Source information:
Small-subunit ribosomal RNA, 5' domain from Dipteris shenzhenensis, 487 nucleotides, folded computationally. The source organism's lineage runs through Eukaryota, Viridiplantae, Tracheophyta, Polypodiidae and Dipteris. Its mean pLDDT, the model's own confidence on a scale to 100, is 86.
Context: one part of a larger RNA
RNA sequence: AGAUGAACGCUGGCGGCAUGCCUAACACAUGCAAGUCGGACGGGAAGCAUCAUCCGUGGUGUUUCCAGUGGUGGACGAGUGAGUAACACGUAAGAACCUGCCCUUGGGAGGGGGACAACAGCUGGAAACGGCUGCUAAUACCCCAUAGGCUGAGGAGCAAAAGGGAGGGAUCCGCCCAAGGAGGGGCUUGCAUCUGAUUAGCUAGUUGGUGAGGCAACAGCUUACGAAGGCGAUGAUCAGUAGCUAGUCUGGGAGGAUGAUCAGCCACACUGGGACUGAGACACGGCCCAGACUCCUACGGGAGGUAGCAGUGGGGAAUCUUCCGCAAUGGGCGAAAGCCUGACGAAGCAAUGCCGCGUGGAGGUAGAAGGCCCACGGGUCGUAAACUCCUUUUCUCGGAGAAGAAGCAAUGACGGUAUCUGAGGAAUAAGCAUCGGCUAACUCUGUGCCAGCAGCCGCGGUAAGAUAGAGGAUGUAAGCGUUAUCU
Numbered sequence: 001a002g003a004u005g006a007a008c009g010c011u012g013g014c015g016g017c018a019u020g021c022c023u024a025a026c027a028c029a030u031g032c033a034a035g036u037c038g039g040a041c042g043g044g045a046a047g048c049a050u051c052a053u054c055c056g057u058g059g060u061g062u063u064u065c066c067a068g069u070g071g072u073g074g075a076c077g078a079g080u081g082a083g084u085a086a087c088a089c090g091u092a093a094g095a096a097c098c099u100g101c102c103c104u105u106g107g108g109a110g111g112g113g114g115a116c117a118a119c120a121g122c123u124g125g126a127a128a129c130g131g132c133u134g135c136u137a138a139u140a141c142c143c144c145a146u147a148g149g150c151u152g153a154g155g156a157g158c159a160a161a162a163g164g165g166a167g168g169g170a171u172c173c174g175c176c177c178a179a180g181g182a183g184g185g186g187c188u189u190g191c192a193u194c195u196g197a198u199u200a201g202c203u204a205g206u207u208g209g210u211g212a213g214g215c216a217a218c219a220g221c222u223u224a225c226g227a228a229g230g231c232g233a234u235g236a237u238c239a240g241u242a243g244c245u246a247g248u249c250u251g252g253g254a255g256g257a258u259g260a261u262c263a264g265c266c267a268c269a270c271u272g273g274g275a276c277u278g279a280g281a282c283a284c285g286g287c288c289c290a291g292a293c294u295c296c297u298a299c300g301g302g303a304g305g306u307a308g309c310a311g312u313g314g315g316g317a318a319u320c321u322u323c324c325g326c327a328a329u330g331g332g333c334g335a336a337a338g339c340c341u342g343a344c345g346a347a348g349c350a351a352u353g354c355c356g357c358g359u360g361g362a363g364g365u366a367g368a369a370g371g372c373c374c375a376c377g378g379g380u381c382g383u384a385a386a387c388u389c390c391u392u393u394u395c396u397c398g399g400a401g402a403a404g405a406a407g408c409a410a411u412g413a414c415g416g417u418a419u420c421u422g423a424g425g426a427a428u429a430a431g432c433a434u435c436g437g438c439u440a441a442c443u444c445u446g447u448g449c450c451a452g453c454a455g456c457c458g459c460g461g462u463a464a465g466a467u468a469g470a471g472g473a474u475g476u477a478a479g480c481g482u483u484a485u486c487u
Base pairs, nucleotide, nucleotide: 001487002486003485004484006483007482008481009480010479013357014356015355016354017353018352019350020349021315026313027312028311030310031309032308035072036071037070040069041068043066044065045064046063047062048061049060050059051058052057079268080267081266088193090191091190092189093188094187097185098184099183102181103180104179105178106177107176108175110144111143112142113141119134120133121132122131123130124129149158150157151156163173164172166171194240195239196238201231202230203229206228207227209225210224211223212222213221243265244264245263247258248257249256250255270291271290272289273288274287293304294303295302296301321347324345325344329343330341331340332339333338360390361389362388363387370381371380372379373378395424396423397422398421399420400419404414431476432475433474434473435472436457437456438455442471443470444469445468446467452459453458
């Protein structure tokens, strides 16, 4: 000098765009953050219309709601950086793989069956949640048939399917098998990635083989047998520290430091372990077990997990609203209308940062009064003020008022916002640090090695340009200084 996710002190007018728990991966009250589909299915409730009626009600149609079966999505999106020094990341390659939704292509959907929820009845429990009996539908489940697939080589063996809505119909949305693609994912390898030798030896599924098992797939991945290998001063092992990268800061560069926001990858979800379901998880707002903690309890037993968005306590020098909207973009479901979406779009708070604007402009010397200095002549603050003329960015009050909405029309949270326009009146708006040298800027007064200053050199012991105050000056400016950290 530059920089910062900064903090502190003094001060503070406006706008735009960004950024905002770096500490306790500490504990969390409350609300919301993942649903959706009646055009897969059977019920229950309510309303309306209509028909019948023995006036109790029943049938049909239609609309809305409610759980339940079923499908799909809850593996994305959002958060955090604890762990991790290794195929984790980066880069370049590779072969032994999987892939829902999407695209292309070729085939197919024949016949049959039995249940279980909901519901009804009985019943247990304080609750959470159940138990028994009975009824029932399906794109739920099962069997048979068929098979350009798989296994195997000898004939052979094994494996599918589902319908629905509208229509006069062609047709539409789905279903099953097979092949290819796209995108996604799993795996392997070369190179590269912090510090310590006051860590020198490490290793027994360890290193390779054979058989077997296992996986979507290769593989000591697992296991039995037999062999004795494998790694290491080019630093193994151990210990410490740490998410990695594109980037960011600095520097002329080489390099050094760093990894907030944004983007890619990884890991984690109270702590530890485990699998289930599924195309995909060993799953943040799913399940089971154990543990710590908190809460409820009728003491028998239950419930919970903000490192989602807000918010609370705590810790800390320190970091925001328990706001609005799905109008846009994107995502899930749905044929669609639509529903959901604390993603996102916006607003709020904070000078936290960057950028822009303003705090007036022109004229105006009796160089006023006053302050300070003085050699007492004057000098300086100073055209500065007053005063005259003007302007209105801002400010206050009115009027008009968007684009963002794609389209035939309707649909805007932001927002009566931005913007335009009228009126008013200089009106509402300047501080902070420094002035011995480095380093731009000087005098007076107080103090008297005291009080104090200080980044370094150093000032202060009676005329201190270095302390404190004043006047003046310099720098910068809605900021200025200090502290911390990096180059």